[in-house]
Context: one part of a larger RNA
RNA sequence: CUGGGUGUAAAGGGAGUGUAGGCGGUAAUGUAAGUCAGAUGUGAAAGCCAAGGGCUCAACCCUUGGAUUGCAUUUGAAACUGCAUAACUAGAGUACAGGAGAGGAAAGUGGAAUUCCUAGUGUAGCGGUGAAAUGCGUAGAUAUUAGGAGGAACACCAGUGGCGAAGGCGACUUUCUGGACUGUAACUGACGCUGAGACUCGAAAGCGUGGGGAGCGAACAGGAUUAGAUACCCUGGUAGUCCACGCCGUAAACGAUGAAUGCUAGGUGUCGGCCUGCAAAGGCAUUCGGUGCCGCAGCAAAGCAAUAAGUAUUCCACCUGGGGAGUACGUUCGCAAGAAUGAAACUC
Numbered sequence: 001c002u003g004g005g006u007g008u009a010a011a012g013g014g015a016g017u018g019u020a021g022g023c024g025g026u027a028a029u030g031u032a033a034g035u036c037a038g039a040u041g042u043g044a045a046a047g048c049c050a051a052g053g054g055c056u057c058a059a060c061c062c063u064u065g066g067a068u069u070g071c072a073u074u075u076g077a078a079a080c081u082g083c084a085u086a087a088c089u090a091g092a093g094u095a096c097a098g099g100a101g102a103g104g105a106a107a108g109u110g111g112a113a114u115u116c117c118u119a120g121u122g123u124a125g126c127g128g129u130g131a132a133a134u135g136c137g138u139a140g141a142u143a144u145u146a147g148g149a150g151g152a153a154c155a156c157c158a159g160u161g162g163c164g165a166a167g168g169c170g171a172c173u174u175u176c177u178g179g180a181c182u183g184u185a186a187c188u189g190a191c192g193c194u195g196a197g198a199c200u201c202g203a204a205a206g207c208g209u210g211g212g213g214a215g216c217g218a219a220c221a222g223g224a225u226u227a228g229a230u231a232c233c234c235u236g237g238u239a240g241u242c243c244a245c246g247c248c249g250u251a252a253a254c255g256a257u258g259a260a261u262g263c264u265a266g267g268u269g270u271c272g273g274c275c276u277g278c279a280a281a282g283g284c285a286u287u288c289g290g291u292g293c294c295g296c297a298g299c300a301a302a303g304c305a306a307u308a309a310g311u312a313u314u315c316c317a318c319c320u321g322g323g324g325a326g327u328a329c330g331u332u333c334g335c336a337a338g339a340a341u342g343a344a345a346c347u348c
Base pairs, nucleotide, nucleotide: 003320004319005318006317008301012316014201015200016199017198021194022193023192025088026087028085029084030083031082033081034080035077036076037075038074039073040072041071042070048066049065050064051063052062053061054060091191092188093187094186095184096183097182098181103177104176105175106174107173108172109171110154115149116148117147118146119145120144121143125136126135162169163168206247207246208245209244210243211242215241216240220236221235222234223233258315259314260313261312262311263310266294267293268292269291270290271289272288273287298304299303321348322347323346330341331340332339333338
């Protein structure tokens, strides 16, 4: 390389949009590039293979045939692929009519709670722990009442519930806005699938500039524990957490399961629709789309099982013993931190 693989053994890119490329629905006509068949030429000799022969045999040598899987020219075939033409509607999209949703962005508003400030009541403790101490408090704390300030997060509802490509999204109202689903089958007529590069998005932490700072809280300080305790526990507490703009581009970015399409027993929940009948609380059966559980066949194990890890097809990504090592070097990107790409010697 081929092959075999990628949920858990090595291996699915964090996710999407999409370029080149690869692959592509039904039926018709034409063409003949691929494809298939025939013919001719060529494919040096030696070598190779088969048969026969010559050295007493063999090695060796000779003769004949084959092979030389290729290329060119030419004559045909037209099923499949390609190309061209004109069609179709089952894929895909549009239109119309609906209902659902923490999908996104901006602005405004609300209540509970923590903290702080002011004032009142009130007096000696509070706080914290396994037990304590540091800490706070007679300059009046904790507790309680009233008023005020400010920031952050939105109890209950809440649900293997919903939405989103993923990351993720949860108080309320308004504005702007994306997508999916259902029904009708009116319109277009293969317009599709995948997608190397590319571009965009991408938790937390971190970085830059400017704000903000209630609570929490790396670092740090103190108190304990301990043989020690650079920890676990306690009292404090700075960055940060929040906002705006710009970077970073990584995660057990997980369903550890790439995307798309078809097919393959059932049963039972739940969410959003639709239809039929009963009927008007709701229930039954049917049918789409999501989200779960159990389970047959199948799959090597446990398990998965129409949301497949079954059975097939297309395209992309990735793996090829452990360590060295996601390291070194080089390159690209970044303000930096670092990220991406990514070896070898050696060793088992």